[in-house]
Context: one part of a larger RNA
RNA sequence: GGAUGAACGCUGGCGGCGUGCCUAAUACAUGCAAGUCGAACGGAGAGCCACCAGGUAUUUAUACCAGGUGGUUUCUUAGUGGCGAACGGGUGAGUAACGCGUUGGUGACCUGCCCCGAAGCGGGGGAUAACUCCGGGAAACUGGAGCUAAUACCCCAUGUGGUCACGAGGGUUAGAGACCUCGUGUCUAAAGGUUUCGACCACUUCGGGAGGGGCCUGCGUCCCAUCAGCUAGUUGGUAGGGUAACGGCCUACCAAGGCUACGACGGGUAGGGGACCUGAGAGGGUGACCCCCCACAAUGGAACUGAAACACGGUCCAUACACCUACGGGUGGCAGCAGUAGGGAAUAUUGCCCAAUGGGCGAAAGCCUGAGGCAGCAACGCCGCGUGUGCGAUGAAGGCCUUCGGGUUGUAAAGCACUUUUCUGAGGGAAGAGGAAGGACGGUACCUCAGGAAUAAGGCUCGGCUAACUACGUGCCAGCAGCCGCGGUAAAACGUAGGAGUCAAGCGUUAUCC
Numbered sequence: 001g002g003a004u005g006a007a008c009g010c011u012g013g014c015g016g017c018g019u020g021c022c023u024a025a026u027a028c029a030u031g032c033a034a035g036u037c038g039a040a041c042g043g044a045g046a047g048c049c050a051c052c053a054g055g056u057a058u059u060u061a062u063a064c065c066a067g068g069u070g071g072u073u074u075c076u077u078a079g080u081g082g083c084g085a086a087c088g089g090g091u092g093a094g095u096a097a098c099g100c101g102u103u104g105g106u107g108a109c110c111u112g113c114c115c116c117g118a119a120g121c122g123g124g125g126g127a128u129a130a131c132u133c134c135g136g137g138a139a140a141c142u143g144g145a146g147c148u149a150a151u152a153c154c155c156c157a158u159g160u161g162g163u164c165a166c167g168a169g170g171g172u173u174a175g176a177g178a179c180c181u182c183g184u185g186u187c188u189a190a191a192g193g194u195u196u197c198g199a200c201c202a203c204u205u206c207g208g209g210a211g212g213g214g215c216c217u218g219c220g221u222c223c224c225a226u227c228a229g230c231u232a233g234u235u236g237g238u239a240g241g242g243u244a245a246c247g248g249c250c251u252a253c254c255a256a257g258g259c260u261a262c263g264a265c266g267g268g269u270a271g272g273g274g275a276c277c278u279g280a281g282a283g284g285g286u287g288a289c290c291c292c293c294c295a296c297a298a299u300g301g302a303a304c305u306g307a308a309a310c311a312c313g314g315u316c317c318a319u320a321c322a323c324c325u326a327c328g329g330g331u332g333g334c335a336g337c338a339g340u341a342g343g344g345a346a347u348a349u350u351g352c353c354c355a356a357u358g359g360g361c362g363a364a365a366g367c368c369u370g371a372g373g374c375a376g377c378a379a380c381g382c383c384g385c386g387u388g389u390g391c392g393a394u395g396a397a398g399g400c401c402u403u404c405g406g407g408u409u410g411u412a413a414a415g416c417a418c419u420u421u422u423c424u425g426a427g428g429g430a431a432g433a434g435g436a437a438g439g440a441c442g443g444u445a446c447c448u449c450a451g452g453a454a455u456a457a458g459g460c461u462c463g464g465c466u467a468a469c470u471a472c473g474u475g476c477c478a479g480c481a482g483c484c485g486c487g488g489u490a491a492a493a494c495g496u497a498g499g500a501g502u503c504a505a506g507c508g509u510u511a512u513c514c
Stems, first nucleotide, its partner, number of pairs: 001514004006510005013385006019378002021343001026341003030338003035083003040080002043077004047072006054065004090296003099221004104216003109213003114209007122156004131146006161188002164185007192201003222268003229259003234256008271293004275286004298319005321332004349375001351374003357371001358369004388418004398409004423451006432441001458503005463484003469498005479486002
C1' cells in the first nucleotide's frame, strides 16, 4: 500500500447493487416451512330435482313445518388407495479419508417419473378401513363383534418377451463365467378412469435412450520423528452367505502373511474443490456470500417402506434434557423462515406475495410452496450524487497573532444576481404478463408543475519518517507515543485556542492476511 462476513470511537444527507451469529453443532415459547388427487374407491354431510304420505293455517287451490324413497353430480371431505414427502432449504460437529479434485474403469452394477420402439390388458376369489354396536383409558391412544368398495390384496390363464438350467454354434477381448444366435424345458404380467364415443390419461412385460446414482482405480491433498515400529479378519487362498454389484463385506476351514524412513502406526488441526485476497510473477494466505461434491439433523444405535433413505419437519430402542399427567402413563427435538433466552467486541423483521422463476400433486381448473420474488433494519462494503453557482474590498465586525505599523481568518461573510441536483407539496404513472383478464413489489421507479438556498460536514493530523505553526497553560507533573523519542519554567512532540494540512459521508483506531 491492498484486503475484510469485521468490531470500537467521533460524525452522519440521499440513491443503486450487494452483504449481515465468524462465538454456544447451546437451550428453545409461538406461528408458518409438504402436500396433492373425488377423473382410483365405498361412505358421510350440504345443495338441487321428482315422487310418497303426515301435521298446521285455509272454503278449495295453496303456503309453511318436519320426514321417507329415488335421481343428479353442484360442493365439502375423515378414511382406504396413488404419487410426492430421498427434491428444495440449513449447518460444518465429525472426517487427513478414494472424503474431495483430476484421470480412467465397470467384461462387477442399479435407475421411479421422462423419451423412442415391440407386444399385451382374459377369467375368477377372499378380505379390510371408513361406518354401526359394545367396551378400556385422565390423555396419547386402543380392544372386540358385524357390514362394504377399489387403480388395495390374492389365484388361474395367455407369454411378444424376460429369468433360470442344459445343449449346439459364433464373433470379440489382455482374459472369460461377460456378449450374440438357435433348440428343449422351468418360472413369470396387467387396472382401470374420464368421454363430445373421435379419443385421452393410466396399467403390464421387454429392448433402447436421456438424465441420475453405486463401486473400483493412477496421481494430488496440513503440522509433529520430543510419535519408529504397526497389524489376528490382520494378508492371501478355498467354499458358502450377502448385495443392484466386485470385494474379509460376513462366516467356516487352510496358509503366514500385509504395511513402514518414498514416514507406517500414533498425536494435533481441518469439511474438500471452483474460487477469493495479495503479489510483476513464482509464491503466500483464506475457503463468508454464489456454484459442485461430502458429512450431519438433541446424543448413540437399528432396521422398515421405497426406484432411491438407514431418512432434518418418518418408525423403533437407549441416554440426557424439557413439558403434560387423574401417578397408571404419555409428548417433544428450529444446524428450515421469522423470533426468544444465553454466550459474545459483534451480526437484522415473530413483514408482504405466490404476480414472476422453479418444484410437488392433478386430465384440468387449481391447491401447496418461509424454495423463490419483494419489502423492513444496519454507512457493513462497493459505486454514484449532493450539502449551492457567479459577482462581491471601505479587505466590515468578531477571533488569533503582533515589532502596535500591521498580518491572518478572507471573496470567506454580508450584499446583489441566478439555479433547483436534492428536499417539500400537488398532478400523472409504468415495464416486469409470450392471445384477453390477472402485479406482492407499488401509487414504487419515472415524468410534469409549484415553492424556496432552501433539508444536508465531519474525522484525523500538524518534531522527523510525513503534507501541515504560532500563542497561552503545564513544569520529568499531567500527559503523548507506530519507531526514534517528547515533558525537570521560553515545549512547533502534553492540554486549549487560532491557523494550516489531508481525506470526506465518512474519518481514525484495533484485529487478521499478503